This is a predicted structure of a 1494-nucleotide RNA (small-subunit ribosomal RNA) from a metagenome. Model confidence (mean pLDDT): 84 of 100.
RNA sequence: AGAGUUUGAUCCUGGCUCAGAGUAAACGUUGGCGGUGUGCGUAACACAUGCAAGUCGGACGAUUCUUAGGUGGCUUGCCAUCUAAGGAGAGUGGCGAACGGGUGAGUAACACGUGAGUAAUCUGCCCUCGAGUGAGGAAUAACUUCGCGAAAGCGGAGCUAAUACCGCAUUACACUGUGAAGCAUAUGCUUUCACAGUCAAAGCCCUUCGGGGCGCUUGAGGAUGAGCUUGCGGCUUAUUAGCUAGUUGGUAGGGUAAUGGCCUACCAAGGUAAUGAUGAGUAGCCGGCCUGAGAGGGUGUACGGCCACACUGGAACUGCGACACGGUCCAGACUCCUACGGGAGGCAGCAGUGGGGAAUUUUGCGCAAUGGGCGAAAGCCUGACGCAGCGACACCGCGUGGAGGAUUAAGGCCUUCGGGUUGUAAACUCCUGUCAGAGGUGAAGAAUACCCUUUUAGGGUUUGACGGUAACCUCAGAGGAAGCCCCGGCUAACUACGUGCCAGCAGCCGCGGUAAUACGUAGGGGGCGAACGUUGCUCGGAAUUACUGGGCGUAAAGGGUGCGUAGGUGGCUGAGCAAGUCGUGGAUGAAAUCCCCGGGCUUAACCUGGGAACUGUCCCCGAAACUGCUCAGCUUGAGGAUGGUUGAGGAAAGCGGAAUUCCCGGUGGAGCGGUGAAAUGCGUAGAUAUCGGGAGGAACACCAGAGGCGAAGGCGGCUUUCUGGGCCAUUCCUGACACUAAUGCACGAAAGCUAGGGGAGCGAACGGGAUUAGAUACCCCGGUAGUCCUAGCCGUAAACGAUGGGCACUAGAUGUUCUCGGUUAAACUGGGAGUGUCGUAGCUAACGCGUUAAGUGCCCCGCCUGGGGAGUACGGUCGCAAGGCUGAAACUCAAAGGAAUUGACGGGGGCCCGCACAAGCGGUGGAGCAUGUGGUUUAAUUCGACGCAACGCGAAAAACCUUACCUGGGCUUGAACUGCUGGUACUAGUGAUCCGAAAGGUGAACGAUCCUGCUUGCAGGAAGCCAGUAGAGGUGCUGCAUGGCUGUCGUCAGCUCAUGUCGUGAGAUGUUGGGUUAAGUCCCGCAACGAGCGCAACCCCUGCUUUUAGUUGCCAGCGAGUCAUGUCGGGCACUCUAAGGGGACUGCCCCGGAUAACGGGGAGGAAGGUGGGGAUGACGUCAAGUCAGCAUGGCCUUUAUGUCCAGGGCUACACACGUGCUACAAUGGGCGGUACAGAGGGAAGCGAUAGGGCGACCUGGAGCUGAUCCCUAAAAACCGUCCUCAGUUCAGAUUGCAGGCUGAAACUCGCCUGCAUGAAGUUGGAGUUGCUAGUAACCGCUGGCCAGCAUACAGUGGUGAAUACGUUCUCGGGCCUUGUACACACCGCCCGUCACGCCAUGGAAGCUGGCAACACCUGAAGUCGAUGCGCUAACUUUCGAGAAGCAGUCGCCUAAGGUGGGGCUAGUGACUGGGGCGAAGUCGUAACAAGGUA
Repeated sequence: AGAGUUUGAUCCUGGCUCAGAGUAAACGUUGGCGGUGUGCGUAACACAUGCAAGUCGGACGAUUCUUAGGUGGCUUGCCAUCUAAGGAGAGUGGCGAACGGGUGAGUAACACGUGAGUAAUCUGCCCUCGAGUGAGGAAUAACUUCGCGAAAGCGGAGCUAAUACCGCAUUACACUGUGAAGCAUAUGCUUUCACAGUCAAAGCCCUUCGGGGCGCUUGAGGAUGAGCUUGCGGCUUAUUAGCUAGUUGGUAGGGUAAUGGCCUACCAAGGUAAUGAUGAGUAGCCGGCCUGAGAGGGUGUACGGCCACACUGGAACUGCGACACGGUCCAGACUCCUACGGGAGGCAGCAGUGGGGAAUUUUGCGCAAUGGGCGAAAGCCUGACGCAGCGACACCGCGUGGAGGAUUAAGGCCUUCGGGUUGUAAACUCCUGUCAGAGGUGAAGAAUACCCUUUUAGGGUUUGACGGUAACCUCAGAGGAAGCCCCGGCUAACUACGUGCCAGCAGCCGCGGUAAUACGUAGGGGGCGAACGUUGCUCGGAAUUACUGGGCGUAAAGGGUGCGUAGGUGGCUGAGCAAGUCGUGGAUGAAAUCCCCGGGCUUAACCUGGGAACUGUCCCCGAAACUGCUCAGCUUGAGGAUGGUUGAGGAAAGCGGAAUUCCCGGUGGAGCGGUGAAAUGCGUAGAUAUCGGGAGGAACACCAGAGGCGAAGGCGGCUUUCUGGGCCAUUCCUGACACUAAUGCACGAAAGCUAGGGGAGCGAACGGGAUUAGAUACCCCGGUAGUCCUAGCCGUAAACGAUGGGCACUAGAUGUUCUCGGUUAAACUGGGAGUGUCGUAGCUAACGCGUUAAGUGCCCCGCCUGGGGAGUACGGUCGCAAGGCUGAAACUCAAAGGAAUUGACGGGGGCCCGCACAAGCGGUGGAGCAUGUGGUUUAAUUCGACGCAACGCGAAAAACCUUACCUGGGCUUGAACUGCUGGUACUAGUGAUCCGAAAGGUGAACGAUCCUGCUUGCAGGAAGCCAGUAGAGGUGCUGCAUGGCUGUCGUCAGCUCAUGUCGUGAGAUGUUGGGUUAAGUCCCGCAACGAGCGCAACCCCUGCUUUUAGUUGCCAGCGAGUCAUGUCGGGCACUCUAAGGGGACUGCCCCGGAUAACGGGGAGGAAGGUGGGGAUGACGUCAAGUCAGCAUGGCCUUUAUGUCCAGGGCUACACACGUGCUACAAUGGGCGGUACAGAGGGAAGCGAUAGGGCGACCUGGAGCUGAUCCCUAAAAACCGUCCUCAGUUCAGAUUGCAGGCUGAAACUCGCCUGCAUGAAGUUGGAGUUGCUAGUAACCGCUGGCCAGCAUACAGUGGUGAAUACGUUCUCGGGCCUUGUACACACCGCCCGUCACGCCAUGGAAGCUGGCAACACCUGAAGUCGAUGCGCUAACUUUCGAGAAGCAGUCGCCUAAGGUGGGGCUAGUGACUGGGGCGAAGUCGUAACAAGGUA
């Protein structure tokens, strides 16, 4: 510091997600040790049990026990009593219990933080200083006794003490009142004075009796703590806008320690709020903590400060302090006890229990330390605290060994079978000894206190929960101690198997449908490590709320427009002030934390000393540039004045002509109208057309212009009246008067609404006619609201320049409107104000903007923060309504979007080509048959191919074989192949016979070969055979795992690259443009210049010619021969053969064209503009075809999916389609005669002459390994003749009989021949196909395959046409351009209803809770007040009583409770509304292309 994700790719906008850090955590797997921390976040839910606040006998009385002593009594070991010492428990009294400890419910508040104030205050214990401590009195608990009660407890009578209580004395610098003086800062202050009045006390202990100590009272001061007031600061919500009657202030009084409406009475009517009152929701606040570069954001656990609370609510008492966690009273809920009458209780103290929950510990030890309470002290108390226990909850540290060790062991995994990897890892050898274990030694933390003494010092005695712990020493021995997550990208780390859109994974993108690095497992690897992952939450990344630091033309976002209030901002000069601002100094900012430098635990975490910091607040002083404030001025901003001027600016009234329609009349006579075409409609009752006259309403042609005016909406005939604004010129006046503008006010197209008019044309709704599958539309005929006017409402628009207003600055060029100047005018030129286009810098994601900014700056306002849900719901408000304004959430998606790029596509455009259409010729589609396919059938009808580009295709030949299929019979290392091991010797091989359908089985007889040693024999080996083994085999699957080959677009003219240039980039340029071509062919131009694959050419055949060469070819001339024939001699001239050359190149001429490329015409030429044909197929597309041609990965099979054999099937047959053949006839058919090819083939072959047969064919075998012989007859054609238009002398299917040929074998299932038979068919619907010249059409011939079988296929020659105006249309293609929401690319994308499932949500008759108020009723305890006739010890007394007080009663206030009507809020609700989501539902086709009606 970034990354992934929208796209085919790109840039941008924008959201989502990830990597980091943290955590009071939880969950999963795993778990050795120690240190330090930390541990109910939920139910402020309920709590059993124990403990958490007592202490003082040196304040007091009484009781009791023990010991010692004394006295008395006497039944001599007991009782009574006194004294001393010690103990116990209750009581009176004092102090404490308001601290310490817990929790965060409430609280939005002076609660907290920070800074001030208190001249408006208090402060026990403590410290300092001063003064005092005299003399009395009356009670009461305990106790005794009586009584009530189950208990808790209570009452009566009697006794008693005090540091308990009450008077009196004394006293002031205290307090109160009055007066004066001084000082002073706003209230006042003063240890200045005078007068009057008032208020104290308590004792105890020690004593060497001198006194000392502890107390008590009072005053002053201090310290500490507390109260009160106040400036500033920190949550959400306006879908909460008004709130307030003690309310705001005053006077008087009360109350308090103290100010104050704190309370009361009276008076006044205020106070507060858009700088957010009031209400609602949420929340303890802070130091800090987490994160972050910071600014910020989040948070408030532990530690520390403050606050609040103590079962819930209320109240006071005591006290220095409480309205009191372990006190009191009352009410309520709950729990417990009860004798039913009545009582008791409050863990949010420490442990602990139940409950809730994902989740949070021991009913431990000790007061040894620190701290607290009491005490003179010893000491007691202390769940504060110190320790221990539990939990990997967090942080930190340590260990689980170290070194050596290669046959790189075995095993595992992978493998291309070679090996690789786990891996120096292990084993093994040598060491070490942390932790844990055992044994031993054994702390620091301890200082005090107390006692003694020679008392500023010394000595003595005692105290450890942790803990026999830490630490140290010794011992043994590698022994007891490693897991978790991940490995597709982000993100470090890859293979195998299993699975097969299943199971599953997933943070985002996304994996999984048979080769998954993404699921599961294994091996391996990566990361971290006593942990590792997951989940939750916070900050970061996120500049994704933007102060630092964002935006608003098109991505979300400028208010429809103006006027103007508050507010914000504001020209030039001078003076003053000092609020902002800046500087010096001071106070504070607690400690802890963070940071720096040190120190202590072996280190670290942790603890600790010092410093710095705490960015803040306040105060004093100073400065005066800038902002602000005050004063004084200025003129340039702004406004005014004067003089001109433009204009559809606005309002009202009047006037005008053209046109439509209607009415009247004339002419006229059959249609008009309308459309793509029609029809509805109108018309013989006279339309349309035309002429004349009239009525009425609305709108104003031409002028007219990216021209003008207006704030916008908007404004268009002419005239008049009223009226607003702008601009120019002059530079006369005012003197900052300005800009913007929340709230507010006004204006505001169209449609719509209310009332009244008006209504020609147009025209929602509606009716009809068409179109259509439908057509509630588009088109047509009608037509009501409305459109128009008046008055009022509505308040919205793509109200758009999708661009808020103002001011200033920043190149120009060229139009146009108004005006002023230079000029008489025009032209031209200069200035100002508008309005357009192009464009520089600059800006922008790009498009584009560009002095009319979207540039550069300043000021103000409005608005935005992913898409959908939704501009919806609810609430409020406005409206007559329609509806407007304001405006969410749940839920859901990972995108939604902008601009530009390349393609593809368009019922977009332009240019061009092709048998693409057109023009022609012939077919096909109808018939029969052949053949292929589908379907059906079957034991099997093997398999593949499916639009063009499957279907006479693979198959250039299915009777057996082929053959892959079916049935049946066999074989199992196998029919064929290779290696290894072992065996075999009459072995291998041949194979009679028998069984069998064959395969196969049986096996008489015959019977070998090679090499080496050595050579007689023999031994060994090879080959063979047998057995075993490894493996063979598979036309089994996957062409969507592949190679190779092929089809297709398409023989279409395209497809690319390097360098350069342009662009942020994808990309563009080049390759576009002007011409031209069959062609990206060539020329010219050009930020391109070149190049490659294609095109063309080079190759083959053919057309002309030449050279060479003539046998088997040829025969002109010469000769010979024959009935005849190159038959022979001979010759190669010609034809021909087959090798090599030539020839054609727009070379020549004319014209056109840019003088180019090129085109048109012509000459010559066998051939003329690539002469004709072939071969040749760019980058790529179709997951096109083929695993069955071959090869091949993976999977499957192994007595079978292999292999052998026989038979059957692939040849089936209601039917459908493709491709063909033959026909339907006379341009023909039959018969007879006659002629002319080319290219091929031939030895298991072609087969002549000859003979036989009607024929197929047979007999036979000359010649030929081929320019020689044979196949071989070419056929159509031509000549002659018959047939004469018919189901025929057409056509030949079908069937019967008889034959021939091949072959082991023609039944299923071949071909041919003869005779007989003689079907459909008379030119073929919609549609569809081939062909542009030696082509179509017609005609035969040959070949391959092959034993045989051709209507197929591949070749070959013969005869030999017609037509092409042309490119509008169909199909396909090329180039340019345009639009796009498409990119799987139009067979695309995509919308809405309906149906089904799920989810959240609105409305709803209602129902049920909660909250805070209000009105009234009732009113506990309690303070205060009133009363107090009842009662009463202290004081007074004249003894009667009084003072003072108490009970009781009454009153005010008031908690809880009750009643009532409203408010807010939550839940639920039959039914209902829309919304979202959901691989393959229905209906249509709305949008994206001119999306077929923009």